The RNA shown here (transfer RNA) has 74 nucleotides and comes from a Nanobdellota archaeon. Model confidence (mean pLDDT): 82 of 100. RNAcentral holds the sequence, with entries from ENA. Its Rfam family is "tRNA". Rfam links the family to the GO term triplet codon-amino acid adaptor activity. The family's RNA type in Rfam is transfer RNA.
[in-house]
RNA sequence: GGCACCUUAGCUCAGCCUGGUAGAGUACUGCUUUCAUGAGGCAGUGGUCCGGAGUUCAAAUCUCCGAGGUGCCA
Numbered sequence: 001g002g003c004a005c006c007u008u009a010g011c012u013c014a015g016c017c018u019g020g021u022a023g024a025g026u027a028c029u030g031c032u033u034u035c036a037u038g039a040g041g042c043a044g045u046g047g048u049c050c051g052g053a054g055u056u057c058a059a060a061u062c063u064c065c066g067a068g069g070u071g072c073c074a
Base pairs, nucleotide, nucleotide: 001073002072003071004070005069006068007067010026011025012024013023020057028044029043030042031041032040050066051065052064053063054062
């Protein structure tokens, strides 16, 4: 230098192809349970969907320009 892939909750990741209310597990908080702790059960909190622009009634999703990361090739 070329190509491909990844970036979404504190963490690990779905959702993107086929645009239409942002989710799961875990963690955290409260309650429950226990003599107590842990485990279990119930409920709740938590997001600029990497940044910007464009298309559209509507963008995490489509297009373009960037940033960061990983791999392969040279």